[in-house]
RNA sequence: AUCAUUAAAGGGCAAACCUGCCGAAAGGCAGCGACGCAAAGCUUCCGGUCUAAGGGCAAUUGCCUAUGACAGCGGGGCCGCCGUU
Numbered sequence: 001a002u003c004a005u006u007a008a009a010g011g012g013c014a015a016a017c018c019u020g021c022c023g024a025a026a027g028g029c030a031g032c033g034a035c036g037c038a039a040a041g042c043u044u045c046c047g048g049u050c051u052a053a054g055g056g057c058a059a060u061u062g063c064c065u066a067u068g069a070c071a072g073c074g075g076g077g078c079c080g081c082c083g084u085u
Base pairs, nucleotide, nucleotide: 004085012037013036018031019030020029021028022027035072041078042077043076045075046074047073048070049069050068054065055064056063057062
């Protein structure tokens, strides 16, 4: 340094619900709260998923579309704690 392993110790993060704010929405932020997570730390490079304000088409309330969103959907990149075998 790499691979496997996840015992132990110190800890870390925080789903849903609820409240307030922002947003057209998806969703985000803060507080409460813990479903879970060995990267559930950071990052949209790739795939995927969600939304459709605006735009386009249609014409009877519809369809398409990301420049919007999801890192707790997967992959990739970068960084990090401990140390049994």